Record summary: This is a predicted structure of a 1524-nucleotide RNA (small-subunit ribosomal RNA) from a metagenome. The coordinates come from a structure-prediction model, not an experiment, and the mean pLDDT is 82. The sequence is in RNAcentral, with records from SILVA.
[in-house]
RNA sequence: GAAUUUGAUCUUGGUUCAGAUUGAAUGCUUACGGCGUGGAUGAGGCAUGCAAGUCGAACGAGGUGAAAUUGUGUAUUUAUAUACAAAUUCACCUAGUGGCGGAAGGGUUAGUAAUAAAUGAAUAAUCUACCUUAUACAUGAGGAUAACCAUGGGAAACUGUGGCUAAAAGUUAAUGAGGUGAAUUAAGGCAUCUUAAUUACAUCAAAAGUAGGUUCUAGCAAUAGACUACCGGUAUAAGAGGGGUUCAUUGGAUAUCAGCUAGUUGGUGAGGUAAAAGCUUACCAAGGCUAAGACGUCUAGGCGGGCUGAGAGGUUGACCGCCAACACUGGGACUGAGACACUGCCCAGACUUUUACGGGAGGCUGCAGUCGAGAAUCAUUCGCAAUGGGGGAAACCCUGACGAUGCGACGCCGUGUAAACGAAGAAGGCCUUAGGGUUGUAAAGUUUUUUUAGUUGGGAGAAAGGUUAUAAAUUGAAAAGAUAUAUAACUUGAUAGUACCAGCAGAAUAAGCACCGGCUAACUCCGUGCCAGCAGCUGCGGUAAUACGGAGGGUGCCAGCAUUAAUCGGAAUUAUUGGGCGUAAAGGGCGCGUAGGUGGAAAUAUAAGUUCAAUAUGAAAGAGUCAGGCUUAACCUGAUAAACAUAUUGAAAACUAUAUGUCUAGAGGUUGGACGGGGAAAACAGAAUUUCACGUGUAGCGGUGGAAUGCGUAGAUAUGUGAAGGAAUACCGGUGGCGAAGGCGGUUUUCUAGUUUAAACCUGACACUGAGGCGCGAAAACAAGGGUAGCAAACAGGAUUAGAUACCCUGGUAGUCCUUGCAGUAAACGAUGUAUACUUGAUGUAGCAGGACUCAAUCCCUGCUGUGUCGAAGCAAACGCGAUAAGUAUACCGCCUGAGGAGUACGCUCGCAAGUGUGAAACUCAAAAGAAUUGACGGGGACCCGCACAAGCAGUGGAGCAUGUGGUUUAAUUCGAUGCAACGCGAAGAACCUUACCCAGGCUUGACAUGCAGGUAGAUGUUUAAGAGAUUAAACAGCAUUUAGUUGGACCUGUGCAGGUGCUGCAUGGCUGUCGUCAGCUCGUGCCGUGAGGUGUUGGGUUAAGUCCCGCAACGAGCGCAACCCUUAUCGUUAGUUGCUAACAAGUAAAGUUGAGGACUCUAGCGAGACAGCCUAGGUUAACUAGGAGGAAGGUGAGGAUGACGUCAAGUCAGCAUGGCCCUUAUGUCUGGGGCUACACACGUGCUACAAUGGUAUGGACGGAAGGAGGCGAAGCCGAGAGGUGAGAGCAAACCCUAGAAACCAUAUCUCAGUUCGGAUUGUAGUCUGCAACUCGACUACAUGAAGUUGGAAUUGCUAGUAAUGGCGUGUCAGCAAUAACGCCGUGAAUACGUUCCCGGGUCUUGUACCCACCGCCCGUCACAUCAUGGGAGUUGGUAUUACCCGAAGUCGUUGACCUAACUAUUUAUAGGAGGAGGCGCCUAAGGUAAUGCGGAUGACUGGGAUGAAGUCGUAACAAGGUA
Repeated sequence: GAAUUUGAUCUUGGUUCAGAUUGAAUGCUUACGGCGUGGAUGAGGCAUGCAAGUCGAACGAGGUGAAAUUGUGUAUUUAUAUACAAAUUCACCUAGUGGCGGAAGGGUUAGUAAUAAAUGAAUAAUCUACCUUAUACAUGAGGAUAACCAUGGGAAACUGUGGCUAAAAGUUAAUGAGGUGAAUUAAGGCAUCUUAAUUACAUCAAAAGUAGGUUCUAGCAAUAGACUACCGGUAUAAGAGGGGUUCAUUGGAUAUCAGCUAGUUGGUGAGGUAAAAGCUUACCAAGGCUAAGACGUCUAGGCGGGCUGAGAGGUUGACCGCCAACACUGGGACUGAGACACUGCCCAGACUUUUACGGGAGGCUGCAGUCGAGAAUCAUUCGCAAUGGGGGAAACCCUGACGAUGCGACGCCGUGUAAACGAAGAAGGCCUUAGGGUUGUAAAGUUUUUUUAGUUGGGAGAAAGGUUAUAAAUUGAAAAGAUAUAUAACUUGAUAGUACCAGCAGAAUAAGCACCGGCUAACUCCGUGCCAGCAGCUGCGGUAAUACGGAGGGUGCCAGCAUUAAUCGGAAUUAUUGGGCGUAAAGGGCGCGUAGGUGGAAAUAUAAGUUCAAUAUGAAAGAGUCAGGCUUAACCUGAUAAACAUAUUGAAAACUAUAUGUCUAGAGGUUGGACGGGGAAAACAGAAUUUCACGUGUAGCGGUGGAAUGCGUAGAUAUGUGAAGGAAUACCGGUGGCGAAGGCGGUUUUCUAGUUUAAACCUGACACUGAGGCGCGAAAACAAGGGUAGCAAACAGGAUUAGAUACCCUGGUAGUCCUUGCAGUAAACGAUGUAUACUUGAUGUAGCAGGACUCAAUCCCUGCUGUGUCGAAGCAAACGCGAUAAGUAUACCGCCUGAGGAGUACGCUCGCAAGUGUGAAACUCAAAAGAAUUGACGGGGACCCGCACAAGCAGUGGAGCAUGUGGUUUAAUUCGAUGCAACGCGAAGAACCUUACCCAGGCUUGACAUGCAGGUAGAUGUUUAAGAGAUUAAACAGCAUUUAGUUGGACCUGUGCAGGUGCUGCAUGGCUGUCGUCAGCUCGUGCCGUGAGGUGUUGGGUUAAGUCCCGCAACGAGCGCAACCCUUAUCGUUAGUUGCUAACAAGUAAAGUUGAGGACUCUAGCGAGACAGCCUAGGUUAACUAGGAGGAAGGUGAGGAUGACGUCAAGUCAGCAUGGCCCUUAUGUCUGGGGCUACACACGUGCUACAAUGGUAUGGACGGAAGGAGGCGAAGCCGAGAGGUGAGAGCAAACCCUAGAAACCAUAUCUCAGUUCGGAUUGUAGUCUGCAACUCGACUACAUGAAGUUGGAAUUGCUAGUAAUGGCGUGUCAGCAAUAACGCCGUGAAUACGUUCCCGGGUCUUGUACCCACCGCCCGUCACAUCAUGGGAGUUGGUAUUACCCGAAGUCGUUGACCUAACUAUUUAUAGGAGGAGGCGCCUAAGGUAAUGCGGAUGACUGGGAUGAAGUCGUAACAAGGUA
C1' cells in the first nucleotide's frame, strides 16, 4: 500500500497478501566454473583405523649392523691375504629411569538466570613453567632404585620374592649477592599499610650438569682439569604474556510464587588458601534480603555479531572470533607453574564386552565411519609441500590442528545453451463472426562466430628453507668450535600436469519451473456438472466455469522454479519516537489518605542530574568509505572513519535538585452575616386505607375488553358515630435546594458537619494526585429479636389461550417498617477520574453581597458561588460537546488491545450462606462493533386518494344445465396457464382434418428446401386387381427444345443435408400481464456533507395530477400528468346519390313512385364552440375554490387510444425468431382407427329459473351497428315445423339481401299452485351440413315434465344514459358445442351522511438487530454426530525438599602396639627427627525407609462449551415486536 464486515458510506477493529531473509526440508528440472557451507533431532549407543608425543647432546642396559685401529693365537703364505677371538669407535633399534609436553590444539551446548557472560573498575588481598632483561652463584658428602639376572603366582590383566646398577632421579652439609620476618629512622598514603636506608637479629639455595675441540696443565695412555659455548641449572629483581579473587552496571518469563533465611547476618579466637572472606570451626549477638519483586517455578550457555526495519525497535546467537561450562552418570583427590584433568588415577552406578566364573577390559560431545530416532545434513580419501603447535642443540620425529581433494544447486557470484539476415507470413497446432487471426522472424533457408564441453600440445606460481663446500668477519689465548653473512653446488609439492596459453573440427554438447477471477503481470477452447476437485484472503463448481482437469496462447523468474516451515516488515495491531477510554474494547461506585510522582515568587551557595572539553578503554573479524588482487563478480587484502557505552580529570551554573534565610497570589485559620428535604436523636400532628364496635338501611357489591373466582339475607356494598393500629407525609413542589457518592421531603426541639459572602487580620507552600490501605456505599438477600395498616415475590383460585407454570382479576406468605449485625454489589450513568490555568457570546433560574432611585414596595445595574437552555472558535467517525468542554495545556491515578469460549475453569482471598474480588487456556470464526445514509417494514404517528368502506341497486354461493380446472380413470385421455395477475384462459369454434397424444400398418436423402456427381425416359393421366388406407402390381396413353452433340423441366441412385409442437422462458429476442392511468421517476450546473448521500422533489396553500401559486441554496431540464389524436353531444359552411321531401307539379289501392328541389333529416369533408372567458364571494391583490349568468355543453363535458423509471429470474422455446444440448431406418414422415367429449367427486365462470312488475294468446309501434360472391339470398309456392323449392328476382351494396327487432302498448286469459311457473331428462319421428353425425353435431315436431318456492358461512359488480333489463349483429365456421367473446341500439333507476374501520395506493415523519428487505431477522431447551476442555474414586511414572539409616573412594584430623637406606646424636647396641602401613573420627556420592510440595500422563462416570443445508417444542428479542 491492497483485499475482506455494508444495499451503499465513514469509523473502529481483527484476519490475509505483496518485501527481505534461512545451517533449511519437499516436488519437478538440471550445462559448467569459482568462493563459501553441510547432524539444528537422541549430551542416544558405538565395530574398525587414526587424532600426543619427543629427547641417546640427562642415565644405565639389551640387541642389530658396519668400518677402522690395535693385539693375540692358529692355519696357509715371499710379500701378504683369509678366518677366528678380544678391546675401542661409529650408526640404528628397543623397553626402562629421567626431562619437557599430554591443562594447548580439536569437539559439544547438557547444565547454568548467576559460582556464568558483556563493559568498566579494584587487587594496599594474589600466583605465574616455557620466553626476554639484569645481578649473583654453581663448593662438599653419602644412600638407593627401575631396567637387568634368578625364581614364583595367575586363564588373562597383571604381580610377589631375592640379587646387581646409573643419572640433569632422590637425600644432606657449606656459602648468603639477594629474599622473607623483626626492630629503628625518614618520606608517602587510604584504616590494615607502602617505599627507601640501617642492624652485631632470625631464616631460606643449587644439577661443580652436558656438549665441543685438543691450545695449555697432569698423566705412558685412557682420562681428568683449565678453556670455550648457540645449551642447561640455582637464587633474586624486573618485563611480557597468562591466570586467581572482588566490586559496580547491564541483559528472560511468571505475583494464579509474598514473604525468604540458622552458617543464615555480624563480631572475637583458631584453622585454612597463592590470595580477601562464614571459606571452615568454637563462642557471642540477632541479625540479613524483600513490592525498585526477595524466595519459588518455567525457559535459556553469554557476547562480538546475524536477519529485518526509515529509524526507534523486534527477533536470533549456524559458520568465524572471545569467554564460560561439560567429557558415559555421580563423587573424589593425586601430580604439576597450571587440572580436580576429553583419548590420566581411585570409588559408586548404568551399559557394552571378555573369562578357565575366581576376575578383568572399555568410554568418538576428536577425524572419518556405523546403527537408531528424524522432514533433514557428506569420504572409514591424500599430505605434513605450506601455516601453526609439541619435543630436540640440530638434522629430524609427531600433528584427522591444518593444507588439499571428493560428495550435496544447500547458499552467493559468474558464464553459456549461439549471432546476423530471413514473408510463400510455409506446414502442423489452437481459435474463428468461416472472411480470417495466432503460434511467428519463430522455423526452414543463407551467412558468421567458437565462450563452454571434447580432443592434441605447451605450461607457471604457491619454495620460505635444508645440506655440503669455500670466503672473509665476530667471539675466543686459538688456525679449534660456534655465530650470522656472501658465493657455488645439490635438494624439498599432497593438491596435480592444476591455473593459464595455443592448435583442431563443428551450431556442433547444454531449459526448465510456477502462474494467468480480484488482490497480482498474464485468456480462449474442450471436458466435468455443488460431482471430481481448487483455495493465501475473498471465494469458485448445481450444463455455456478466463477460479476444477486437459489443450493452445500468454505472464513471471531462469540452472533454477515452486511449496512448506520459521523471523522481521507492512502492524501507529503494545503507540519512547507513535494510540486510545461519552456512544466502537476501555474512568475505579464514592471519599480520606500512606509510599511514590509532581509542585508558587525573590535571593545566595553547592554542583547530584544537565551541558561542554580532554584522556583511557570500547580485541580481531563483520558492517560503512577509499584503494588494491584474482579476465569480472562473489571472494580476498590494505588503509581509514565510526562506535550512542563506561571510567577519570577539568570547566559552566540557565533549568531540575539540595542547603540557608525570606515573600504572599496557592492552601489553611480568625471575625461578622447568609443558606439549605446535609446527618443523628427525641417529641408531636392531620388526611387517607384497613380492621373492630354500635346505629341507619336492603340486595346486591366487587371486578373486567367481556367474565368468573371472591364478599353478601348469619344483613354486605353504601352511610353515620366511636375506637385500634401500622406505614407514608397530598397541596407548596419547581431541569428548584443540600450532600463525596449512595441518597435526602409533615411540624418542633437538641446535638453535629458543610457551603457561601464581606472584611484583608494571622500562618507562610503547609499544595495536587494517590499503588497498596482505611472508611462510606441503593435495592434485593442473610442472622437474631420486635412489628405488620396498605402493598406484595412464592403460592392458590378465576379467566384468556392450541397450550398459558405469563400478561388481566380475586386472595395471599416471606418481604417492605424498627433495633443490632452481615453483605459490598447495580444501566452505583453525565455510560464523561481528580486538581489547576486559559479561551467570543446570548438567555433563564437559586443563594449572598454591593450600587442607583427620596424611605419602603417594585424595578434596574454590578460581582461571586451554584444549576439549566442555545450557540462562536475549536474538537469529533459521525451523533454531538462547546467556560459545568468531549476546546487549549499541565500533574497524578485507573483502565483498553478482534469476536465467541468467559467474567467461565483452576488456584488463592473475603463471606454464616447466597456469593464477592482476582482471573486464564484449549477450541471455533472472518468477522464482531459504532455512527450516519437510501430503502423496505411496523398489531408507530400525521395528511390524502380509490365502488376501499359506508349508503344503495343487482347478483354469486343453494337447483338444473353449459363451459373451464383439479382429481381420478385410461392404450391415450397431447401440451401450456396455477393467489390477486390460472380456471367461457392459449382455443375468433377437437366428428375426419385440425392433432401435438394412443394403437396398428408403411417409408428412410425422406412429406418439404437446395448444392454437387452419375444415370434414366420418365413424370403424369385413365382403367383393372390386392389392401382399412397409405401403398403396391399390371395394362394403355405419354415431354419440350436445338444444326446431330445439346439445353430446360421431370424422375432414379449416391453424397453434403433435410426434419423435430424434443429439452432449457433460470441462456435469449420479440410480445404480453401486473402494481397502475397510481403520480410518480430522474438529470445538468450550483450549494451542503470526509462520505454513502442530501438539496432541487421538502414547507404553506391548491389540484384528478410533482396541477398550479407563494416561500425557500437553489436555478433549469427530461420521461410521466395535461394537451395534441379518434368517437360522441351543438351550430355553421361546402357537396346532394343509392339518402331526404318543405314548397311547386305529376301520380298510385298505398307508396319520394316520378319531375324537381338542398330548405329539413341524413351522409362526410372543412370550420366554429368551452377558456375559469364574464359577475359575486372567499382566498395572501396568488394559485384556486363556491355560487351565478349566458350557453347544445361548465369547470379534464362523456367515452376511447395513449401505460414513466422500474418490480415480480411473472407468462410464452406450442404463434414466430433464436444460442446451446438431444434424436437421425427415428423424438422425422405418411395412413386407418381411437383419444383430447371418460366420471365417485371438488372448485371457478356463466345461462335458465323458481314466477302475477309474471306466463300464454291475438293485434299494434319504434333502432343502431354489422355482414354478404364457393356469398347474402327476396317475392311466390310446398310443409305443422326445422326446411324444401325458386334450373334463382335483386345485390360486389346509403340501392338488393340477412331482417321478423325485443322489452313496450292494447285486449283476453291464467289466480298463487311445483301451477298454463320451470324447462332438465328421456322416447319416437324428422330436417340440414358434410366422404362420414356410433363413439361425438346443431335444429324441428310430438310426447315426457326432474330439481327448483329467492339460496348458510362467505363473497362480486356498479356513481348516469351508469346499474339493471330487452333484443339485434359480427368474427371463427361445411356444420356446430355460442348460454362464450367482440360490438349495437331500446327501456332506464337508487344512493353517496361521511373517511372511524377492512383492502390497495401516494406524501411527510418516527423506530428498526430487516436489505433475499416481516413470507424478514432471531432465542432457548430437547434429540443426533464430532471436537477440545473442567471435575472425578483413583492409578502411574518424573522432579524437588525434609528427617532418619547405611556409607565406597578420598582429603583432613588423630593414633598405643607395627614398619623404615640417606640426616643428626652419641651410650654405634640403638635413640632422635622425619616418613609409611594399618586403626579410629569428621565430611560425603550412590543406596534404603518415611513424609511432603510441584507439575505431567491416564481414569468408570459427570459438567458446561464449540461446531454441524433442510429434526422437535414453543416465539423471548429487533417496530409500541403485539405486556416498551